[in-house]
THF (Tetrahydrofolate) riboswitch aptamer from Acholeplasma hippikon, 96 nucleotides, folded computationally. Its Rfam family is "THF (Tetrahydrofolate) riboswitch aptamer". Gene Ontology term of the family: tetrahydrofolate metabolic process. The model forms 94% of the base pairs in the Rfam consensus. Its mean pLDDT, the model's own confidence on a scale to 100, is 78.
RNA sequence: AACAGAGAAGGACAUACGCGUUAAGUGUCUAUCCAGGGGACAAAUGGAUAGAACGAACAAUCAAAGAUUGGCGGUGUAUGAUCUUAAUCCGCUGUA
Numbered sequence: 001a002a003c004a005g006a007g008a009a010g011g012a013c014a015u016a017c018g019c020g021u022u023a024a025g026u027g028u029c030u031a032u033c034c035a036g037g038g039g040a041c042a043a044a045u046g047g048a049u050a051g052a053a054c055g056a057a058c059a060a061u062c063a064a065a066g067a068u069u070g071g072c073g074g075u076g077u078a079u080g081a082u083c084u085u086a087a088u089c090c091g092c093u094g095u096a
Base pairs, nucleotide, nucleotide: 002095003094004093005092009084010083011082013080014079015078016077017076018075019073020072021071028052029051030050031049032048033047034046035045038090039089040088058070059069060068061067062066
């Protein structure tokens, strides 16, 4: 030199604890900003804020308030296991 590899993150699932069911959240679109392998870069990807359109499953029990239980939500967080995985340059590991 060459070839191969590790490393962000994401998807579906399980468990636990929550949130909503008086509709937040999730998903879609637009704008701005931020993050984004060890380094650079920021294409993928993720996040925050603002705006827009769309949009839902409740039931039972207990005098009542309200609560409990079971559902429901492309629901949040954590953990587990599993699958997939970052262009380009440098670095790292292996062939050595």